Context: one part of a larger RNA
Molecule: large-subunit ribosomal RNA, domain II
Organism: Enteractinococcus helveticum
RNA sequence: GCCUGCGAGUCAGUGAUGCGUGGCGAGGUUAACCCGUGUGGGGUAGUCGUAGCGAAAGCGAGUCUGAAAAGGGCGUAUUUAGUCGCGUGUUCUGGACCCGAAACGAAGUGAUCUACCCAUGGCCAGGUUGAAGCGCGUGUAAGAGCGUGUGGAGGACCGAACCCACUUCAGUUGAAAAUGGAGGGGAUGAGUUGUGGGUAGGGGUGAAAGGCUAAUCAAACUUCGUGAUAGCUGGUUCUCCCCGAAAUGCAUUUAGGUGCAGCGUUACGUGUGCUUGCUGGUGGUAGAGCUACUGGUUGGCUGAUGGGCCCUACAAGGUUACUGACGUCUGCCAAACUCCGAAUGCCGGUUAAGUCUAGCGUAGCAGUGAGACGGUGGGGGAUAAGCUUCAUCGUCGAGAGGGAAACAGCCCAGAUCAUCGGUUAAGGCCCCUAAGCGUGUGCUAAGUGGGAAAGGAUGUGGAGUUGCUGAGACAACCAGGAGGUUGGCUUAGAAGCAGCCACCCUUGAAAGAGUGCGUAACAGCCCACUGGUCAAGUGAUUCUGCGCCGACAAUGUAGCGGGGCUCAAGCACACCGCCGAAACCAUGACAGCACCACGUUACGUGGUGUUGGGUAGGGGAGCGUCGUGCACGCGGUGAAGCAAGCCCGUGAGGUCUUGUGGAGUGUGUGCGAGUGAGAAUGCAGGC
Numbered sequence: 001g002c003c004u005g006c007g008a009g010u011c012a013g014u015g016a017u018g019c020g021u022g023g024c025g026a027g028g029u030u031a032a033c034c035c036g037u038g039u040g041g042g043g044u045a046g047u048c049g050u051a052g053c054g055a056a057a058g059c060g061a062g063u064c065u066g067a068a069a070a071g072g073g074c075g076u077a078u079u080u081a082g083u084c085g086c087g088u089g090u091u092c093u094g095g096a097c098c099c100g101a102a103a104c105g106a107a108g109u110g111a112u113c114u115a116c117c118c119a120u121g122g123c124c125a126g127g128u129u130g131a132a133g134c135g136c137g138u139g140u141a142a143g144a145g146c147g148u149g150u151g152g153a154g155g156a157c158c159g160a161a162c163c164c165a166c167u168u169c170a171g172u173u174g175a176a177a178a179u180g181g182a183g184g185g186g187a188u189g190a191g192u193u194g195u196g197g198g199u200a201g202g203g204g205u206g207a208a209a210g211g212c213u214a215a216u217c218a219a220a221c222u223u224c225g226u227g228a229u230a231g232c233u234g235g236u237u238c239u240c241c242c243c244g245a246a247a248u249g250c251a252u253u254u255a256g257g258u259g260c261a262g263c264g265u266u267a268c269g270u271g272u273g274c275u276u277g278c279u280g281g282u283g284g285u286a287g288a289g290c291u292a293c294u295g296g297u298u299g300g301c302u303g304a305u306g307g308g309c310c311c312u313a314c315a316a317g318g319u320u321a322c323u324g325a326c327g328u329c330u331g332c333c334a335a336a337c338u339c340c341g342a343a344u345g346c347c348g349g350u351u352a353a354g355u356c357u358a359g360c361g362u363a364g365c366a367g368u369g370a371g372a373c374g375g376u377g378g379g380g381g382a383u384a385a386g387c388u389u390c391a392u393c394g395u396c397g398a399g400a401g402g403g404a405a406a407c408a409g410c411c412c413a414g415a416u417c418a419u420c421g422g423u424u425a426a427g428g429c430c431c432c433u434a435a436g437c438g439u440g441u442g443c444u445a446a447g448u449g450g451g452a453a454a455g456g457a458u459g460u461g462g463a464g465u466u467g468c469u470g471a472g473a474c475a476a477c478c479a480g481g482a483g484g485u486u487g488g489c490u491u492a493g494a495a496g497c498a499g500c501c502a503c504c505c506u507u508g509a510a511a512g513a514g515u516g517c518g519u520a521a522c523a524g525c526c527c528a529c530u531g532g533u534c535a536a537g538u539g540a541u542u543c544u545g546c547g548c549c550g551a552c553a554a555u556g557u558a559g560c561g562g563g564g565c566u567c568a569a570g571c572a573c574a575c576c577g578c579c580g581a582a583a584c585c586a587u588g589a590c591a592g593c594a595c596c597a598c599g600u601u602a603c604g605u606g607g608u609g610u611u612g613g614g615u616a617g618g619g620g621a622g623c624g625u626c627g628u629g630c631a632c633g634c635g636g637u638g639a640a641g642c643a644a645g646c647c648c649g650u651g652a653g654g655u656c657u658u659g660u661g662g663a664g665u666g667u668g669u670g671c672g673a674g675u676g677a678g679a680a681u682g683c684a685g686g687c
Base pairs, nucleotide, nucleotide: 001687002686003685004684005683006682011094012093013092015091016090017089018088019087020086021085022084023083024082027048028047029046033042034041035040052059053058062074063073064072065071097235098234100232104225105224106223107222108221109220115199116198117197118196119195120194121193122192123191124189126158127157128156129154133150134149135148136147137146138145162186163185164184166183167182168181169180170179201217203213204212205211238622239621240620241619242618243617248261249260250259251258252257262368263367264365265364266363267362268361269360270359272358273355274354275353276352277350278349279348280347281346282345287340288338289337294334295333296332297331299329300328301327306322307320308319309318310317371396372395373394374393375392376391377390378389379388380387401412402411403410416589417588418587419586421585422584423583427579428578429577430563431562432561436576438575439574440573441572442571443570449565455549456548459546460545461544462543463542464541465540466539467538468537476533477532478531479530480529482506483505484504487501488500489499512527516525517524590612591611592610593609594608595607596606597605598604623676625673626672627671628670629669630668631667632666633665634664641660642659643658644657645656647654648653
């Protein structure tokens, strides 16, 4: 890992409550127990109902409060129905659908591992060093001291056994649940070791690491309390039919839980609801506005007050490129401004149309209370986020199908089933790939299309405005481009051309007191301006279509899905066809609901209309397994089981035939469950 088997909403309660059904019915019913075996008879204690109100005494269709005949609270009235079983939904108390903790407590078992201690034993090759003491010699007044022998001390030295475990390599489903190889440390000591004994779980022991206490230690192990508890995770077994959510509000030692409400379903009752039109109201958003308020704010005029200066004994006066109130003109801003003010929205009325029960009430049962993205209107953030938080709508969630290459949330469209039938939607029609290399007129040259900004540019198309132009324009070429004058100032110099001021006059076809280059300054080369040659258009500017640059990333083209595409197979406008879905239509079939008709009252048949995506969840109807009551069957002329095959049923499933097998078993109708397996890192076995 697979196969086979096992594996999860059960049982009890004279608890509660609803529904279905049955008995009796203003009544219903027994419990313990007894007689005893007939699923029988007895047993009337008790309990529920028939009357309530009050804390109660108590009173009673009333009662309580109260001084009250007052008021008020709770009742009464009628359409008065209960009670006891059985089945079933839910709930309560119990382990209460199943498995799952880490833990807590009690009673015990452990020191054959290991920690420390006690008693009693064992062990430490070999080599080295050479303390004290002592002898002798020397030395001294005596010493001390020195020398030399002897001696054999030491948590002394080197190094096997022995003990340890510092480094590294290997091993890492190992040879080994801690080892092997090579080195390493201690090795007469706080050494090491044998045997026997002691200390026990909040306890021991610990040269202390929370270490060790039998491969287990921040509290051992075993059994029990015990099915601890688990607002948590996982799992929860047959079928078909009808409906079908939520991810919100409030509260919560609450935030991944729960209560109530909201939204679902079922039953009963009631007779509304929604959309559009018409009509009547409501409001202060968008917008707009502000000498209409509250605030903010641009520039001007006016200029109070204050300041400066002048004048001045004081008072007063004059002046001011200062300040700048009020006023006025002008331009603006506001979620917490409004003189105004929509569209939607919201609340009514009305009858008209549509929907055709979708509304409301009561009761049983729920689930949900993590939402996601997209459009629109806002807040937060950076007018960031596949960000966050509200409002509103949509889709997904719980929704398949077609399109977007692929792609929950985008576009189209809501799948009962069948059809080698048809029509369309979005989107497409050169090939991959179903359908047009369709028609007409333009645009684009960038593979733009098929990624991107500020900004930049004689790209190119269209529409304008405005100059010059056969009295010859624009461009090019030939020629002129002068004189006063080197204008004045400044300056070392300043001569058109560093800078400042001025910017005239003359000759002329024209020529600036000079547009640029240049010089130290001149010079020199250009330009403006003019003539000629030539011969037809040539400049400026505005709006707009499509393009260009801006444009750099990591495996491989790689920013059309690919091939490939240029009067397109790109873009714009117009038009005609076609393809294209589970949409719509057609034909047939099934089922639900409502209504109608018939009817052998079986929701049976037929008809009409409509509905039939679906998670959580509610409701309905069934299939199958095991046992059992009753009735009826089958079976050695072959039961069950097993295997194969056709057939039948919407399905769970079922009949039949053949083979195998060798003794039980089926059908109908009731009852009762250890009643359905693919998942639980499920359990056991097999392979």